The prediction has a mean pLDDT of 86. Small-subunit ribosomal RNA from an uncultured Pseudomonadota bacterium, 1525 nucleotides, folded computationally. The RNAcentral record of the sequence draws on ENA and SILVA.

């Protein structure tokens, strides 16, 4: 730091996904040790049990028991001592408001940060000042009585205090009054002086005898401690303020104690905190109010940072303690382990009534994916009480459980190749696991055993010494020294020794991303998957195995956060076409703003100071063996506050300026707007005339109109709407938009001049106005046009396109609507940045008599283009360039501009505007192809022009189908179908039935046994194959052994079994089409382009010219073969011109001339002439020539396409069969037959049939062969045997043709199918199932519908001949020659193809893609009569506890007054003060009634939406997509 994924490929946009780090985690597999941490995130759900807050006898009164000792005893027990001033309980004090838990609530001065308090409090602690006098009355405990099941309660009686209450005294305290000083930014604060009023207390304990009393000592002294008043400190808090602090505007208005004032109350204290009265304010777009969510912070995680997310442990703050309310006590609470009330829940109950609150530590149930022990100890640290000892402390320190996390260690180390065995793979050679193991040597961490064994513990305390206090050598207190005691963890850490490699490795992954590959199994199954995607018979992607990679006591998975993501962009993005500029103006708030000078210093910048808790992060050092962890110190820290300084810029303020902006004056241009009037052309209608049969309309028609007179034409009239030509990438307007002419009213822009104002400017959230068409309301109007609708066509249908009609509407007035591809798909303003060329308006210059032309400037409007920008296309002074300012908008596709809510509208609907769910893309631009019912150019028997066929008939043959035991298999549009088959009666043969064989019909090797092989036999069973029987019996070698054969056994053979979609080879096809590519260079970010395009030309990418291309390769052509002309050579078996002979046959002699044969050569090259063309290539015509522009034919098939064909030619991977899917045999089948198709043959006849006669080929074949003559047979054929291994002999006759005859248009003398009979030949054998002959039979068929095939010259057509296969079988195949045409105007159309171009949403490429309804399944969502909750507003009812107020006739020890009594201590009574019960009132929790709001769940039914290999209907879109969208 990036990567994968949209495409055939490319660039871009853009989303999705991955690699990293982290975690209070959980789950799966696995698990050796230790250290340090962490551990209910869910039900703030409910809780059994124990523990978690007590302590003080040095505040006070009272005060046991068991046990033990002892005395007595009637043995039942009683008393004394001790236990013990102990336990338990009580009064009183302090603590219990700390510590511990939790995160429900809370969006708040709750928290953070910084200030303020001149508006306050602070127990215990510290310092200082002063004091602590003298009295009184009660009460609990206790005793006793009573009530109650209990919890508890009541009456009477006794008693103490540091409990309670008067009185006295008192300051510098509090309050009031007066004077004065200081300070001051302050509502003021502080000091001093004087006067008045008010307000305190408590003792306990130790020592001592110096003073006093006194002689036990305390009333004294002296300590310690406590108490009271006051001042200060420290600590902790209360309150207030600035700033910071989540989401929703589909929450826009909120507010009645509300905002302020005055007065009073209340509080520690300010304050509407509360009340009365007065005023009418307060708050909000800089987001009030409402809703949702949430404890906040230090910090934690991530990140380069900025940022984002989080707030568990630890630390600070807050809030809460079953839920709600309330106060009491107190320094402090509205109080987790306190009280009261209400509610829910649980428990006890004698049913009357009571008790309870784990969000303390453990623990239980429940919930949940999930989170621990009902442990030890107060030894340490800390806390409470105490003078102290000490007690208490689930705070804490430890231990236990859990790999939950981090860190550390180990599971060994070295040697060891016959590279063991074994596994896996294998091309069978080997490779790999692998020095890995074994084996040898060594070491000793951890675990195990044995032994030793800490630190954490010094305080308190004892003693001694020194100091202080003091009268004191008491006491107390501080310091120093010394002694002793104290450890939960724990016999732990640690150390030593012993033995021993011994006890200790797993998990995930291996298609790409991403590091790591093979085999087997499976066969779109089972499964995998983070994304892309794997799996349909060779899967590196599933499962297993071997091997490998990664991490390691862990490894993976899931979830979550940040990152990558510049994918919300401050750093750091965009908006012409990818998502994105508001349809356009005016303008409010706001933001931004020209030049010069002065002032100020708010922003800004710098210094200093304060703060920024600790922990954490960072640095340094240190402690645990290291590390994690911990300790010490340092540094850093955005920010906030205070203060000093700077003054450039911004702001503010004062003054000035003119260039921005505006005004003025002078001009001209314009479909700018509104209103009124006028005009002509045209359509339609009406009237009249002329006139007659049609008109109209279309691809063609029809509907329609017309003999009641249309159309056409002439004249006249009516009415509405729109304004031809001019007219123009011309003009005007902000946009929408504006077009005949005239007038009236009116807006804006432009040019020129430079007089005026003096920044008056730009933009513009909200707001407001304008706003095409359609649409709506009301009233007019209505010619033409024309949704809907009717009719006619078209069509499979045609609710369309076309035609005939036609109503809203289109027009006017008034008012709505407010949208659009309202587009330049480009917001507005200003400035800057090469040019060229048009055009509109204006001005100037030059020239001219003048105008035009020409030059310059300003404003507008087009085109081209540089730099620059852009993904590209493109933009380019009219920017999409370079900058600044302001506004709007975007953040993957679908769902959806939908739903809900709000708002606007008469409605239609507009504006605002989601989510669930779903997809791995959706897109932009450009590229190469392919395609188009796009275009251009050009070919081909492609069409056309011709000739002959097929399709109809019969038959042959192949195929489909059907049938069958089997009808073996393959081939399927062209490019399967007389194809593989160039020969199915057996064989072939692969199929079926049946009978047999099992190392096999065939190959190789090994072992063992035997023997020749084989021949023979009229042998037996059998259909044969096969099985059996008999007879005979080896060769080489000395031997071993070998050869051959048979048998047995083992390796193996064999398979026309499967896969042509695993393959080789071969082949078909586009296509004998003219194309297909490469190197280098150049262009492009790139795919790619260029070259190969263009202008000509050609059969041709053939050639020429041009050109950022220059060359080259595979193709084309040529080179090869046949054929056409000539020459040379050669002359038998071929030939015969001349010569001779002749039996008249080139037969013989002879000849090489000719034909021919077969070898070599020549010839043709646009070479030549003319024309044409660019003087080119070439084309046209001519000459010559046997042949002329590739002469004709063949062979030859580029890169590639069709997963084309073939595993049944052959070869071959894999799979399958192995007494069978192999092998042998007999018979059957491949020959079936209602049908359908292809290819053919023969015909339908007279250009013919039949009969007779007479000619002329070429190319082939022939020895298990061709077979002559001759004989027989009507014939097939038979007999016969000459010749020939063939230019010699044979097949062999060629046929059509020609000559003559006959038939006379008929199902025939056409046609020959079919059938019957008789034969011939081949063959082991013609039944299934051969060919041929002959006699007889004589079917369909009278020229073939739609459709369709071949052929352009020696071709079609027609005629025969030969050959391969082959015993036999040919209408098929392959060849050969004979006779021998017609036509081509031309390229519009059909088919195929080539090149260029264009469009594209296609790229398995138009046999493409793709849309909507319907049907089915599933999913989420909306609506819905309602139903059920939650939260909340308003009004009213009711109102517990409690505070406060009023009352208080009842009750009442302390204080006061009076009276009586008295033993003078006091007692009693009456009254008062004060207090209390009770009553009433205000407030008020839960509750109730009524009515709203918000929100959630559910709901028959309903609506659309999404998704889903092969459903239905059509064809809307993409090519002009067939009606442009």
């Nucleotide at each position: 730091a990036g990567a994968g994924u949209u495409u055939g490929a490319u660039c871009c946009u853009g989303g999705c996904u991955c690699a990293g780090a982290a975690c209070a985690a959980a789950c799966g597999c696995u698990g050796g040790c230790g250290g340090c941490g962490u551990g209910c995130a869910u039900a703030a759900c409910a809780c059994a049990u124990g523990c978690g807050a007590g302590u003080c006898g040095a505040g006070c009164g009272a005060g046991a028991a068991a046990g033990c000792c002892u005395g007595c005893u009637u043995c039942g027990g009683c008393g004394g001592g001790u236990g013990a001033g102990u336990a338990a309980a009580g009064c009183g004090g302090c603590g219990a408001a700390c510590g511990g838990g939790u995160g429900a609530g809370u969006a708040a001065c709750a928290c953070g940060u910084g200030a303020g308090u001149c508006a306050c409090c602070u127990a215990c602690c510290c310092u200082c000042c002063a004091g602590u006098g003298g009295g009184g009355g009660a009460u609990a405990a206790c005793a006793u009585c009573c009530c109650g099941a209990a919890a508890g309660g009541g009456g009477u009686g006794c008693u103490a205090a540091u409990a309670c209450c008067g009185c006295g005294u008192a300051c510098g305290g509090u309050c009031c009054c007066g004077a004065u000083c200081g300070u001051a930014c302050c509502u003021g604060c502080g000091g001093u002086c004087g006067g008045g009023a008010c307000g305190a207390a408590a003792g306990g304990u130790g020592g001592c005898c110096u003073c006093u009393c006194g002689a036990u000592g305390a009333a004294g002294c002296u300590g310690c401690u406590g108490c009271u008043g006051g001042a200060g400190g420290a600590u902790g808090g209360g309150c207030u303020c600035g700033c910071g602090c989540c989401c929703c505007a589909u929450u826009a208005g909120c507010u009645a104690g509300u905002u302020g004032g005055u007065a009073a109350g209340g509080u520690a204290a300010u304050g509407g905190c509360u009340u009365a009265c007065c005023a009418a304010g307060g708050u909000a777009a800089c987001g009030a109010u409402g809703g949702g969510u949430a404890g906040c912070u230090g910090g934690u995680c991530u990140g380069a940072g900025a940022g984002g997310a989080c707030g568990g442990c630890c630390a600070g703050c807050c809030a809460c303690a079953c839920u709600g309310g309330a106060a009491c006590u107190g320094a402090g609470a509205c109080a987790c382990g306190g009280u009261c009330c209400a509610g829910a829940c649980u428990c006890c109950u004698a049913c009357g009534g009571g008790a309870g609150g784990c969000a303390g530590c453990a623990g239980u149930g429940g919930g949940g994916a999930a989170u621990a022990u009902u442990g030890c100890a107060c030894a340490a640290u800390g806390g409470g009480g105490g003078a102290a000892a000490c007690c208490c402390u689930g705070a804490u320190g430890c231990a236990g459980c859990a790999a939950c996390g981090c860190c550390g260690c180990g599971u060994g180390c070295g040697g060891g190749a016959g590279g063991a065995a074994g596994g896996c793979c294998u091309u069978c050679g080997g490779g790999u696991c692998g020095u890995a193991a074994a084996c040898c040597g060594c070491u000793g961490u951890c675990a195990g055993g044995a032994g030793g064994g800490a630190a954490g513990a010094a305080a308190u305390u004892g003693c001694a010494c020194c100091g202080g206090u003091g009268a004191a050598g008491a006491g107390c207190u501080g310091g120093u020294g010394u002694g002793g005691a104290u450890g939960a963890c724990g016999g732990u850490a640690c150390c030593u020794c012993c033995a021993a490699a011994g006890g200790a490795a797993g998990c995930c992954c291996c298609g790409g991303c991403u590091a790591a590959c093979u085999c087997c199994g499976u066969g779109c199954c089972a499964g995998c998957a983070g994304c892309c995607g794997c799996g349909g018979u060779a899967a590196u992607a599933c499962g297993g195995a071997g091997g490998g990679g990664g991490c390691a006591a862990g490894c993976g998975u899931u979830g979550u956060u940040c990152g990558g993501a510049a994918u919300c962009a401050u750093u750091g993005g965009g908006c012409g076409u990818a998502a994105a500029g508001c349809g356009c103006g005016c303008g409010u708030a706001g933001g931004c703003g020209g030049u010069c000078g002065g002032g100020c210093u708010a922003g800004u910048c710098g210094g200093a100071c304060g703060u920024g808790a600790a922990a954490g992060c960072c640095c340094a050092g240190g402690g645990c063996u290291c590390a994690a962890c911990c300790c010490u110190g340092g540094a850093a820290g955005g920010g906030c506050g205070u203060u000093c300084g700077a003054u450039a810029c911004u702001a503010c303020u004062c003054g000035a300026c003119u260039u921005g902006a505006g005004u003025g004056c002078g001009g001209g241009a314009g479909a700018g707007g509104a209103g009124a009037g006028c005009g002509g052309a045209a359509u339609u209608c009406c009237c009249a005339g002329u006139g007659u049969a049609g008109c109209g309309g279309u691809g063609a028609a029809a509907u329609g109109c017309g003999u009641a007179g249309a159309u056409a034409u002439u004249g006249g009239g009516a009415g509405g709407a729109a304004c031809a030509c001019c007219a123009g990438u011309g003009g005007c307007g902000a946009a929408a938009g504006c077009g005949g002419c005239u007038c009236u009213c009116u807006g804006g822009a432009c040019c020129g001049c430079a007089a005026c104002u003096g920044a008056c400017g730009c933009u513009g959230a909200g707001g407001u106005g304008c706003g095409a068409a359609a649409g709506c309301u009301a009233g007019g109007g209505g010619a033409g046009c024309a949704a809907a609708c009717g009719g006619g066509a078209u069509u499979a249908g045609a609710u369309a396109c076309c035609c005939c009609g036609g109503u809203a509407g289109u027009c006017c007035u008034a008012g709505c609507c407010g949208u659009a591809a309202a587009c330049g798909a480009u917001g507005g303003g200003c400035a800057c940045u090469a040019g060229g060329u048009g055009u509109u308006g204006g001005a100037g210059g030059u020239a001219u008599c003048g105008a035009c032309c020409c030059c310059u400037c300003c404003a507008g409007u087009g085109c081209c283009g540089u730099a620059g920008c852009u993904a590209a296309c493109g933009c380019a002074u009219u920017a999409a360039g370079u900058g600044c300012c302001c506004c709007g908008c975007c953040u993957g596709g679908g769902g959806a501009g939908u739903a809900c809510g709000g708002u606007c509208g008469c409605a239609a609907g507009g504006c605002u505007g989601a989510a669930a769910c779903u997809c791995a893309a959706a897109g932009g631009a450009a590229u190469u192809g392919a395609c188009g019912g796009g275009g251009g150019c050009c070919c081909g028997c492609a069409c056309a022009a011709g000739c002959g066929g097929u399709g109809g008939a019969g038959c042959a043959u192949g195929u489909g189908g059907u049938u069958u035991a089997a009808u073996u298999c393959g081939a399927c549009g062209c490019a399967a179908c007389g194809c593989g088959a160039a020969g199915a009666a057996c064989c072939u043969u692969a199929c079926c039935u049946g009978g047999g064989c099992u190392u096999g019909a065939c190959a190789u090797g090994c072992a063992c046994c035997g023997g020749a092989c084989g021949a023979c036999g009229a042998c037996c069973c059998g259909a044969a194959a096969g099985g059996g029987c008999g007879c005979u019996u080896c060769c080489c070698g000395a031997a071993a052994g070998g050869g051959c054969c048979g048998g047995u056994g083992c390796a193996c053979a064999g398979g026309u079994g499967c896969u042509g979609c695993a393959u080789g080879g071969c082949u078909g096809u586009c296509g004998u089409c003219a194309g297909c590519u490469c190197g280098u260079g150049u262009c492009g970010u790139g795919a790619g382009a260029u070259g190969u395009u263009g202008g000509g030309u050609u059969a041709a990418g053939u050639c020429c010219c041009g050109c950022a291309a220059c060359g080259a390769g595979c193709g084309c052509a040529a080179c090869c073969c046949c054929u056409g002309c000539c020459c040379u050579u050669a002359g038998u078996u071929g030939c015969c011109a001349g010569c001779g002979g002749u039996u008249c046959g080139g037969c013989c002699g002879g000849g090489g001339a000719c034909u021919c044969u077969a070898a070599g050569g020549g010839g043709a090259c646009u070479g030549u002439c003319g024309g044409u063309g660019a003087u080119a290539a070439g084309c046209c015509g001519g000459a010559g020539g046997a042949a002329g522009g590739u002469g004709g034919g063949g062979a030859u098939g580029a890169c590639g396409u069709c997963a084309a064909g073939u595993c049944c030619u052959c070869a071959u991977g894999g799979c399958c069969c192995u007494u069978a899917u192999g092998c042998c045999c007999a018979g059957g089948g491949c020959u079936a037959c209602a049908c359908a198709c292809g290819u053919g043959c023969u015909a339908c006849a007279a250009u013919g049939g039949c009969c007779g006669g007479u000619a002329c080929a070429a190319a082939g074949g022939g020895u298990u062969g061709c077979c002559a003559a001759c004989c027989c047979g009507c014939g097939a054929g038979g007999g016969g045997g000459a010749g020939c291994c063939a230019a010699u002999c044979c097949c062999a006759a060629a046929a059509a043709a020609c000559c003559g005859g006959u038939c006379u248009c008929a199902g025939u003398u056409c046609g020959g199918a079919u059938u019957g009979g008789a034969g011939u030949c081949u063959g082991c054998a013609a039944c299934u199932c051969g060919a041929c002959u002959u006699c007889a039979u004589g079917a369909a068929g009278g020229a073939g519908g739609a459709a369709u095939c071949g052929c352009u010259a020696g071709u079609a057509a027609u005629c025969g001949c030969g050959c391969a296969u082959c015993a036999g079988c040919a209408u098929g195949g392959c060849g050969c020659g004979g006779u021998g045409a017609a036509u081509a105007c031309g390229u519009u159309c059909c088919c195929g193809g080539g090149c260029c171009u264009u469009g594209u949403a296609c790229a398995c490429a138009c046999c493409g893609c793709c849309c909507g309804u319907c049907a089915c399944a599933c999913c989420a969502c909306g609506a819905a009569a309602g139903c059920c909750g939650a939260u909340u507003g308003u009004a009213c009812c009711g109102g517990a506890a409690g505070u406060c107020g009023c009352u208080g006739a009842g009750c009442u020890a302390a204080c006061c007054u009076c009276u009586g009594c008295u033993u003078c201590g006091g007692c009693a009574g009456a009254g008062g003060a004060g207090g209390c019960a009770g009553g009433c009132g205000c407030c008020c929790a839960u509750g109730g009634u009524a009515u709203g709001a918000u929100u959630g769940g559910u709901g028959a039914u309903u609506g659309g939406g999404g998704u889903g290999a092969a459903g239905u209907c059509g064809u809307a879109a993409c090519a002009a997509g067939g009606u442009a969208a």